The prediction has a mean pLDDT of 86. Predicted 3D model of a 1484-nucleotide RNA (small-subunit ribosomal RNA) from Candidatus Sericytochromatia bacterium S15B-MN24 CBMW_12. The RNAcentral record of the sequence draws on SILVA. Its Rfam family is "Bacterial small subunit ribosomal RNA". NCBI's taxonomy places the organism under Bacteria, Bacillati, Candidatus Sericytochromatia.

[in-house]
RNA sequence: AGAGUUUGAUCCUGGCUCAGGACGAACGCUGGCGGCGUGCUUAACACAUGCAAGUCGAACGAGACCUUCGGGUCGAGUGGCGGACGGGUGAGUAACACGUAGGUAAUCUGCCUCUCAAUGGGGGAUACCCGGGCGAAAGUUCGGUUAAUACCGCAUACGCUCCACGGCUGUGAUGCUGUGGAGGAAAGAUUUAUCGUUGAGAGAUGAGCCUGCGUCCGAUUAGCUAGUUGGUAGUGUAAUGGACUACCAAGGCGACGAUCGGUAGCUGGUCUGAGAGGACGAUCAGCCACACUGGAACUGAGACACGGUCCAGACUCCUACGGGAGGCAGCAGUGGGGAAUUUUCCGCAAUGGGCGAAAGCCUGACGGAGCAACGCCGCGUGAAUGAAGAAGUCCUUCGGGAUGUAAAGUUCUUUCAGCAGGGACGAGUCGAAGACGGUACCUGCAGAAGAAGCAUCGGCUAACUACGUGCCAGCAGCCGCGGUAAUACGUAGGAUGCGAGCGUUGUCCGGAAUUAUUGGGCGUAAAGCGUACGUAGGCGGUUCGUUAAGUCAGGGGUUAAAGACCGAGGCUCAACCUCGGGAGUGCCUUUGAUACUGGCGAACUUGAGGACGGCAGAGGAAAGUGGAAUUCCCAGUGUAGCGGUGAAAUGCGUAGAUAUUGGGAGGAACACCAGUGGCGAAAGCGACUUUCUGGGCCGUUCCUGACGCUGAGGUACGAAAGCGUGGGGAGCAAACAGGAUUAGAUACCCUGGUAGUCCACGCCGUAAACGAUGGAUACUAGGUGUAGAGGGUAUCGACCCCCUCUGUGCCGUAGCUAACGCGUUAAGUAUCCCGCCUGGGGAGUACGGUCGCAAGGCUGAAACUCAAAGGAAUUGACGGGGGCCCGCACAAGCGGUGGAGCAUGUGGUUUAAUUCGAUGCAACGCGAAGAACCUUACCAAGGCUUGACAUGUCGUGAACCCUGCGGAAACGCGGGGGUGCCUUCGGGAGCACGAACACAGGUGGUGCAUGGCUGUCGUCAGCUCGUGUCGUGAGAUGUUGGGUUAAGUCCCGCAACGAGCGCAACCCUCGUCGUUAGUUGCCAACAGGUUAUGCUGGGCACCCUAGCGAGACUGCCGGUGACAAACCGGAGGAAGGUGGGGAUGACGUCAAGUCAUCAUGCCCCUUAUGCCUUGGGCUACACACGUGCUACAAUGGUCGGGACAGAGGGCUGCAAUACCGCGAGGUGGAGCGAAUCCCAGAAACCCGGCCUCAGUUCAGAUUGCAGGCUGCAACUCGCCUGCAUGAAGUAGGAAUCGCUAGUAACCGCAGAUCAGCACGCUGCGGUGAAUACGUUCCCGGGCCUUGUACACACCGCCCGUCACACCACGAAAGUCUGUCACGCCCGAAGCCGGUGCGCUAACCGCAAGGAAGCAGCCGUCUAAGGCAGGGCCGAUGAUUGGGGUGAAGUCGUAACAAGGUAGCCGUACCGGAAGGUGCGGCUG
Repeated sequence: AGAGUUUGAUCCUGGCUCAGGACGAACGCUGGCGGCGUGCUUAACACAUGCAAGUCGAACGAGACCUUCGGGUCGAGUGGCGGACGGGUGAGUAACACGUAGGUAAUCUGCCUCUCAAUGGGGGAUACCCGGGCGAAAGUUCGGUUAAUACCGCAUACGCUCCACGGCUGUGAUGCUGUGGAGGAAAGAUUUAUCGUUGAGAGAUGAGCCUGCGUCCGAUUAGCUAGUUGGUAGUGUAAUGGACUACCAAGGCGACGAUCGGUAGCUGGUCUGAGAGGACGAUCAGCCACACUGGAACUGAGACACGGUCCAGACUCCUACGGGAGGCAGCAGUGGGGAAUUUUCCGCAAUGGGCGAAAGCCUGACGGAGCAACGCCGCGUGAAUGAAGAAGUCCUUCGGGAUGUAAAGUUCUUUCAGCAGGGACGAGUCGAAGACGGUACCUGCAGAAGAAGCAUCGGCUAACUACGUGCCAGCAGCCGCGGUAAUACGUAGGAUGCGAGCGUUGUCCGGAAUUAUUGGGCGUAAAGCGUACGUAGGCGGUUCGUUAAGUCAGGGGUUAAAGACCGAGGCUCAACCUCGGGAGUGCCUUUGAUACUGGCGAACUUGAGGACGGCAGAGGAAAGUGGAAUUCCCAGUGUAGCGGUGAAAUGCGUAGAUAUUGGGAGGAACACCAGUGGCGAAAGCGACUUUCUGGGCCGUUCCUGACGCUGAGGUACGAAAGCGUGGGGAGCAAACAGGAUUAGAUACCCUGGUAGUCCACGCCGUAAACGAUGGAUACUAGGUGUAGAGGGUAUCGACCCCCUCUGUGCCGUAGCUAACGCGUUAAGUAUCCCGCCUGGGGAGUACGGUCGCAAGGCUGAAACUCAAAGGAAUUGACGGGGGCCCGCACAAGCGGUGGAGCAUGUGGUUUAAUUCGAUGCAACGCGAAGAACCUUACCAAGGCUUGACAUGUCGUGAACCCUGCGGAAACGCGGGGGUGCCUUCGGGAGCACGAACACAGGUGGUGCAUGGCUGUCGUCAGCUCGUGUCGUGAGAUGUUGGGUUAAGUCCCGCAACGAGCGCAACCCUCGUCGUUAGUUGCCAACAGGUUAUGCUGGGCACCCUAGCGAGACUGCCGGUGACAAACCGGAGGAAGGUGGGGAUGACGUCAAGUCAUCAUGCCCCUUAUGCCUUGGGCUACACACGUGCUACAAUGGUCGGGACAGAGGGCUGCAAUACCGCGAGGUGGAGCGAAUCCCAGAAACCCGGCCUCAGUUCAGAUUGCAGGCUGCAACUCGCCUGCAUGAAGUAGGAAUCGCUAGUAACCGCAGAUCAGCACGCUGCGGUGAAUACGUUCCCGGGCCUUGUACACACCGCCCGUCACACCACGAAAGUCUGUCACGCCCGAAGCCGGUGCGCUAACCGCAAGGAAGCAGCCGUCUAAGGCAGGGCCGAUGAUUGGGGUGAAGUCGUAACAAGGUAGCCGUACCGGAAGGUGCGGCUG
């Protein structure tokens, strides 16, 4: 410090996720030791038991015990001090509670310290105790005796308190001080030295009160407040104060957030972070609050009191039922809750606290130990050596590799643990005293001995293989893995990381600049209010003076300690602890500075405004006027249609329409002018005239003198639609009706048509209210239009030209931007102010509030769900987008298919099996160039199991031949013959048989694991690269453009220049010529011969054969073109513009085809999914399709005669002449391994005859009979022949195929396969056309461009209803908790007040009595409780509403392309649904 994830790829925006650190943690697996810490985060739930606050006999009197009689010890009770500290908890509390800084001129303070003074003299009670009563108990009551440092008078007293009158200080007296008067104290003990007691002053400590500032969320909480705010007089308190009471006034708080609701103890600090911040507030420390819940006071220096009192309530316990007792949020501990948190330990030795003169007592504070890997820190589980490397395990290409110096082995060491011995510091003092603890530590002993796991290994992220599994089981933080080869699941081996721990979960910060002060944004990604005016607020021109609030500087105080940082030191180190230092951004105070900001004062003119003179304009409001057009009415002319559409129909019209003429009525809108022209804040504004009225611009001087900018709330305006009332209504037109279209058509189209559109008044307040761009000011290149005004030059004048200001457009520099783009009209550079945004969906929805007559508007969530949603640009693909171009693509032609019969293939069906594959083009006469057996893979039956086939081992035997029986054969059971070859004599080679094991075998699966081969787009003209350049980038450029071509063919231009694979050419063949060579080819001349024939001699001229060459290159001429490329025409030529044909198939696409040609990974079968055999099947047959053959006839059929090929094949072969047969064929065999011989008669064609338009002398299916051939065998199931038979068919619907020249069409021939079998296939020649205007349309393709929400790429994407399942939420008659305040009733305890006839020791009084006090009673206040209504939060609720999610459901096709009616926004109506239509708006 970043990374993963949206895309085919890119840049950006933006969310989600990860790597880090932390924890009072928990869970899983594992676990050796020690040190230091930490340990109920939940139920402030309930608590058994024990302990946690007592002490003092030097305050007092009993009593008991001991006694050395001197005394000592214990000690209930009275009394004093302490139980207000220490310890716990965080419920409440949003508050002066806390923090910080101050104030107290408004206060108190026991014990402690200091100073001054005093401590005289009396009195009356009482507990304990004794006696009696009540009670179960707790306890209580009556009578009697008694003491005090308990209680009460009196005396005295000061600098104390009060009153009166003065003085001083001070902003302000309640302060200080003087005089006078009045009032107010005390206690003794022990012993001789102190301790106490009282008054006063001071200090210290602690506390109270007040104030400034700071301290969470919600405005879907906006108004709150009657003791409320203030005053006067009182009460009350230690003290101020409405704290309380009476009276008076009407205030006080609040958008700088009152009130209300929710949440929460606050802080030092802790965690994180670079910091600013964010989150937290365990342990430790400070403060606060609480002590079962609520209320209350008493005592006291201090409490409204955790281990005190009283009352009420709930709960628990005891009870004799009458009544009582209790309060662990002290330490342990129990139950409960919970994911989860310890011992009913030791000790007061240390530190500290209470009491005491002290000894001492008490102390669950504290010091320690125990439990827990809960955390941090430290240590160990051994060290060295040890193989080209054991075993085991894993992998393997079977060679090996890994584990791995790891182990074993050898040599050592002994930390820790263990055992044994010694043994502290902590205890500073005269001595004693150690829980921890026989601990730390030291020494010795033995022995590698007792001590390693956890997670991970697809990317992020360090670490990889095998097996198992097969979208199953499972994993997963995100992206995502798993559907038979999973580095992602599980296991193993190995590896990586950390290590007595390791992972997981949860939470916080970080990364996240993802709430942005530091440090973000708003044209299109989320985001500028529809527009203006303006309140508060924020900000604000120039100069001078003053002030010193902000600001800045210095000093002082504070910011507790601990923590953190730095430096030292102590535990062996560290953690931990101790000491010192610095820092502590804050607050207060003081002194100063005065540039800037602010306050105050004075001035200025440039900002702003005003006056004056002009100007343009659909700016606004009202009244009036005008013409064109539509419709309607009346009348005339006139006759059969009109209207409407893609085509129609509904509709109108013979009752006279449409058309046309004249007249009239009425409403609405204003053609041309008209213009990225004008005006207005926006919405918006368009005939003309008048009236009223707002704003702007220009010019010139003058005036005011900062009067300004923005603007939360607020107010006003605000298209269309819509609403209310009343008018109006021509046209148009939601809804509606009808007609069409359609599968349907609640639409698009048509005919009608109502609200509405118009007017007046009043509402509504929204739009794609858009420049998707808030307002103001300043600055920053230009160029070019246009509107308004002014000036200059020039001119007689007007133009032209130049300049300035204001508005409105286009292009563009710098700059900005993710890009697109913006660019003086900024989206540039800056300042000020406002509004708004923070992932998508849910949702602009729900609830609440508010506005509205309503429709609805404004404000505006959450649960849940997804990992994206999005912007711009790129490359493709696609479009019922555009442009250019090509192709038998269409068109123009010729011939077919589709109808018939047959052949063949396929589907389907059937079957024991009908083996398998191929399935749009690009499967279907395809694999198959040939299924009777074989083939054959299928079925049935019968057999074999190292096997039909290969290699290896062992044994036997030559091999091999003949033959019997069973059997369908395979096979099984036999019989006989035969003894070979080489040899170093051991044996070997070959073959056969047998045995066992390695293995064979598989047309079994996967073509979606593969190789190879192939099809297809397509013989289409494309596909790329290097360097350079442009772009942030994907990419672009080149390859686009202008021409041209069959062609990315060539030329020109150009930020490109070159190159590669394709094109073309080079190759084969055909066409012309030359040359070479002439046998088996040929025969012109010569010769011979034959009925005839190159038959022979001879020849190689010709034909031909097959080698080598030539030839064609737009080379030449003319024209067009850009002086190019090229095209057009021509000459010559056998051939002319690639001469015809072939071979040749770029980068790639289709997971195209093939595991059944072959090869091959993996999986599967192994007496079978292998092998052998016989028979059957692949040949089935209601049917459907493809490809063909033959026809339907006269351009024909038939009979007779006659003519002309090419290319092939031939030895288990082709076979001539000859003979037989009507024929298929047979007999027979010359010749030929073939330019020699044979297959082999080519046919259409030509000549002649017949047939005469018919189911025929067409056509030949089907069937019968008789034959032939092949073959072991033609039944299932071959081909051919003869005779007989003679079906459908008379030119083929919708639709569809081929072909552009030696082509189509017609005609035959040959070959492969093959025993036999072709209408198929592959070749060959013969005869030999028609047509192409042209590129609008269909199909396919190429290039450019455009749109895109597609990228699996339109067979794409995608919307809504409905149905089903699940989930969360809203509404809902209600029901039920909780909480809050108010009203009323009742009213405990208690303080206060009143009363006090009852009671009473202290004082007065001789007494009676008095004073004073108490009980009791009454009253105010008031907790709990009760009654009634209400607010709010929540839970639940039949039913209901929408929403989300889900692999394949239903209906349609709304959107994305012109998405097939452009889309979208607002509004209204309508419709199963997407949606449609109307009105206005936007271009996205």